[in-house]
RNA sequence: CUCGAAAAAGGCAAAGUCACCGAGAGGUGGCGACGCAAAGCCACGGGUCUUCCGAAAAGAAGAUAGCCGGGUUACCGAAG
Numbered sequence: 001c002u003c004g005a006a007a008a009a010g011g012c013a014a015a016g017u018c019a020c021c022g023a024g025a026g027g028u029g030g031c032g033a034c035g036c037a038a039a040g041c042c043a044c045g046g047g048u049c050u051u052c053c054g055a056a057a058a059g060a061a062g063a064u065a066g067c068c069g070g071g072u073u074a075c076c077g078a079a080g
Stems, first nucleotide, its partner, number of pairs: 003080001011036002016031006034066001040072003044069003047064006
């Protein structure tokens, strides 16, 4: 330095709901507490979803980081 159990401090916040924003997927804030050790950040690859276009195949523009992978930064740290 890396992996690593338990505990503690602190953090995030699913569904639902209210307000606002968006054509939509969705987003932001309040309540909420299903979960999360990156559920911090980045749409780079795949997936899913939306809108436009198209007879279709395809194409274009978006959404999702709490679908998976990847990149990047990061709290505690027993025995081994």
c-di-GMP-I-UAU riboswitch aptamer from a Bacillota bacterium, 80 nucleotides, folded computationally. Model confidence (mean pLDDT): 87 of 100. The sequence was found by an Rfam model in a public genome assembly. It matches the Rfam family "c-di-GMP-I-UAU riboswitch aptamer". For this family Rfam cites "Bioinformatic analysis of riboswitch structures uncovers variant classes with altered ligand specificity" (Weinberg et al., Proc Natl Acad Sci U S A, 2017). The family has 6 seed sequences and 17 matches in Rfam 15.1.